Model confidence (mean pLDDT): 83 of 100.
Predicted 3D model of a 504-nucleotide part of an RNA (small-subunit ribosomal RNA, 5' domain) from a metagenome.
[in-house]
Context: one part of a larger RNA
RNA sequence: GGACGAACGCUGACGGCGUGCCUAACACAUGCAAGUCGAACGGGGUGAGGCCCUUCGGGACCUUUACCUAGUGGCGAACGGGUGAGUAACGCGUGAGGAACCUGCCUUUCAGUGGGGGACAACAGUUGGAAACGACUGCUAAUACCGCAUAAAGCUUUUGGGAGACAUCUCCUGAAAGCCAAAGCUUAAUGUGCUGAAAGAUGGCCUCGCGUCUGAUUAGCUAGUUGGUGGGGUAACGGCCCACCAAGGCGACGAUUGGUAGCCGGACUGAGAGGUUGAACGGCCACAUUGGGACUGAGACACGGCCCAGACUCCUACGGGAGGCAGCAGUGGGGGAUAUUGCACAAUGGGGGAAACCCUGAUGCAGCGACGCCGCGUGGAGGAAGAAGGUUUUCGGAUUGUAAACUCCUGUCGUUAGGGACGAUAAUGACGGUACCUAACAAGAAAGCACCGGCUAACUACGUGCCAGCAGCCGCGGUAAAACGUAGGGUGCAAGCGUUGUCC
Numbered sequence: 001g002g003a004c005g006a007a008c009g010c011u012g013a014c015g016g017c018g019u020g021c022c023u024a025a026c027a028c029a030u031g032c033a034a035g036u037c038g039a040a041c042g043g044g045g046u047g048a049g050g051c052c053c054u055u056c057g058g059g060a061c062c063u064u065u066a067c068c069u070a071g072u073g074g075c076g077a078a079c080g081g082g083u084g085a086g087u088a089a090c091g092c093g094u095g096a097g098g099a100a101c102c103u104g105c106c107u108u109u110c111a112g113u114g115g116g117g118g119a120c121a122a123c124a125g126u127u128g129g130a131a132a133c134g135a136c137u138g139c140u141a142a143u144a145c146c147g148c149a150u151a152a153a154g155c156u157u158u159u160g161g162g163a164g165a166c167a168u169c170u171c172c173u174g175a176a177a178g179c180c181a182a183a184g185c186u187u188a189a190u191g192u193g194c195u196g197a198a199a200g201a202u203g204g205c206c207u208c209g210c211g212u213c214u215g216a217u218u219a220g221c222u223a224g225u226u227g228g229u230g231g232g233g234u235a236a237c238g239g240c241c242c243a244c245c246a247a248g249g250c251g252a253c254g255a256u257u258g259g260u261a262g263c264c265g266g267a268c269u270g271a272g273a274g275g276u277u278g279a280a281c282g283g284c285c286a287c288a289u290u291g292g293g294a295c296u297g298a299g300a301c302a303c304g305g306c307c308c309a310g311a312c313u314c315c316u317a318c319g320g321g322a323g324g325c326a327g328c329a330g331u332g333g334g335g336g337a338u339a340u341u342g343c344a345c346a347a348u349g350g351g352g353g354a355a356a357c358c359c360u361g362a363u364g365c366a367g368c369g370a371c372g373c374c375g376c377g378u379g380g381a382g383g384a385a386g387a388a389g390g391u392u393u394u395c396g397g398a399u400u401g402u403a404a405a406c407u408c409c410u411g412u413c414g415u416u417a418g419g420g421a422c423g424a425u426a427a428u429g430a431c432g433g434u435a436c437c438u439a440a441c442a443a444g445a446a447a448g449c450a451c452c453g454g455c456u457a458a459c460u461a462c463g464u465g466c467c468a469g470c471a472g473c474c475g476c477g478g479u480a481a482a483a484c485g486u487a488g489g490g491u492g493c494a495a496g497c498g499u500u501g502u503c504c
Stems, first nucleotide, its partner, number of pairs: 001504004006500005014375005019369002021334001026332003030329003035075003040072002043069004048063003052059002082287003091212008101204002106200008114148001116146002123138006154179011184192002213259003220250003225247008262284004266277004289310005312323004340366001342365003348362001349360004379409004389400004414441006423431001448493005453474003459488005469476002
């Protein structure tokens, strides 16, 4: 000098764009943050229509359509959002490999969608419990569940030929045996589903080469340890797991152990080499009160799912239950320190739906903070009697100083009034009557902070008298202090200026 997610002191007009718990991965009141589909299904309700009865209030039945919906069912909830505790690791980065793998929705292609069955919710009844939540009996539908048929390019086993490679193998082409499927709904109009197979795309999983902080005042470490055979398990390879066998494997090219730490694209600095860093934005990973576990599913060992254990909080009729903000706001606490319990789904994107549409604290916006960057203003021109006042003085003057007053002007900004967007397509705008435009008004509301001994731009007076104080370093202060304090003047930056902290 530059930089900052900064803080503190003094000061503070406006706008745009960004950015804002770095500390306690501390505890959390309250609200919201993941639903949707009635064009899968049976009920229930409301309204309408028809019909019957009527005490004229209304009631019973039927039908169809419109709407609403607790339940069954489907898809989603594994995305999006948060945090960085753990992790020195194939976690990340980069480059390869998978002839050892999976992939819902989407795209393309081929083929099919036949015929049956039994349940369980809802509901009704009975019943337990303070509650949370159940239990029993009975009825019922489906795109829920289960057989059967159909069956190859699919899977398993056996077997023949050919080709390829890197051992197990892979591909093509045959043969034999066995096995496996489905669901309907809807329109005026056939559209959308479902099943099997092949391929693609997307997403994921695994393996390897290289790279990835520090301590030797950590030198030896290792028993599923290292390898083999056989099995189990997995989508898949593998001590991943198990039985048996062998005795190996790693290490001064730093094993093991201790400490620290999410990694990267990037960011800051620097001429570069390098050093430091990983806030915001983007990619990957890990975690979701602590520890463990699996279920469902294409996908989780699942933040707003389940089970168990621990700690904590709450309810209780004491028998038993409920909860998890490292989602968005917000509260307490910690701290030098970090915001609103806001508006809207209008846009972009996501989930569901045939659609209308619904949901979306993602997102778009607004609010607060000079926290940062950028822009703009606090007026312009004229104006010497060089006014008054202040300061200083050698008492002549000098300086503040064209500065002010005063005259003329302008209208950035401001106030008022009128018009009023783009973002949105025929419609739909939270932002917002915002930005912007026009008119009128009137210099009106808008300058501070630090410094002035040298480094380092900028000097005098008074007060003080090694006191009070200053100070980044050198050093000032003991009676004429340009170094302390005040005033005048000056210098530098400027809605900021200084100080502190950290990095280069």